Notes
This is a predicted structure of a 75-nucleotide RNA (transfer RNA) from a Deltaproteobacteria bacterium.
[in-house]
RNA sequence: GUCCCCAUCGUCCAGCGGUUAGGACGCCGGCCUUUCAAGCCGGUAACACGGGUUCGAUUCCCGUUGGGGACGCCA
Repeated sequence: GUCCCCAUCGUCCAGCGGUUAGGACGCCGGCCUUUCAAGCCGGUAACACGGGUUCGAUUCCCGUUGGGGACGCCA
């Protein structure tokens, strides 16, 4: 330098055109318990950024940024 993959709650992972963006852990509150832990119930919080396509984009396309990988860097 070229190409490929990835970027979603605090963390890990789903969701791949129309969902209230879901689950687990965490955190907060409640129940239970003599207390704590465990358990149960409820709540909390997210689509990297900028364009494009579309009636509609987290999802598709282009670019940027960041991370990972493959190839090349001989005359």
The sequence was found in a public genome assembly. The prediction has a mean pLDDT of 81. Its Rfam family is "tRNA". It is annotated as a transfer RNA. Its family is annotated with triplet codon-amino acid adaptor activity in the Gene Ontology.